[in-house]
Formats: sequence, structure tokens, C1' cells
RNA sequence: CGCGGGGUGGAGCAGCUCGGUAGCUCGCUGGGCUCAUAACCCAGAGGUCUCAGGUCCAAAUCCUGACCCCGCUA
Repeated sequence: CGCGGGGUGGAGCAGCUCGGUAGCUCGCUGGGCUCAUAACCCAGAGGUCUCAGGUCCAAAUCCUGACCCCGCUA
């Protein structure tokens, strides 16, 4: 250089194909339960979806370019 996959709350991931409320598990905070802790139960906070532009009534999702990570090939 070429090809493929990926980037989404603190962590790990789904959602993208088929545009229409941003979700799951763990963690965190508060409460309940307990003599107490863990476990368990309930509630809450935390994301402008890597960046820029385009299309569209509407973009995490489609199109274009850039950056970063992983793999393959030479």
C1' cells in the first nucleotide's frame, strides 16, 4: 500500500441489514430486607452513538472523506 472487521454511559456488548422513543448485563448512588455484611428486591444518575460533510420531514442506522484499534495478504 491492498482487503476484511470494529469504534454506542465507568466496563463488556445489542440495536445498523429493513432510517422513526438509544437499550441489556455488570458496575455506581439511594432505599428496602438483615443484629450486620454479602446475596436478593425497588428506584435513580450517567450517552448529543470516533470526527467532519451530504441525503432526508427525520440519521447510531444510508452515502462520502478523515482518524484510531484488531486481523489477513504481499